[in-house]
RNA sequence: GCCGACAUAGCUCAGCUGGCAGAGCGCAUCCAUGGUAAGGAUGAGGUCCGCGGUUCGAAUCCGCGUGUCGGCU
Numbered sequence: 001g002c003c004g005a006c007a008u009a010g011c012u013c014a015g016c017u018g019g020c021a022g023a024g025c026g027c028a029u030c031c032a033u034g035g036u037a038a039g040g041a042u043g044a045g046g047u048c049c050g051c052g053g054u055u056c057g058a059a060u061c062c063g064c065g066u067g068u069c070g071g072c073u
Base pairs, nucleotide, nucleotide: 001072002071003070004069005068006067007066010025011024012023013022019056027043028042029041030040031039049065050064051063052062053061
């Protein structure tokens, strides 16, 4: 230099055949126990990497950039 994959909650990741943003773990509150751990219930937490385009509507499609990983030279 060229090619490809990936970027979504604090962490690990689903969702990417366009139409309400989710799970597990973690966190908070409560229940429960003589007390702790385990357990149960409820809840908070996201401008979906950035900018632009297409569309009635974009996390999802297209372009450009940034970052990470891998391959080729």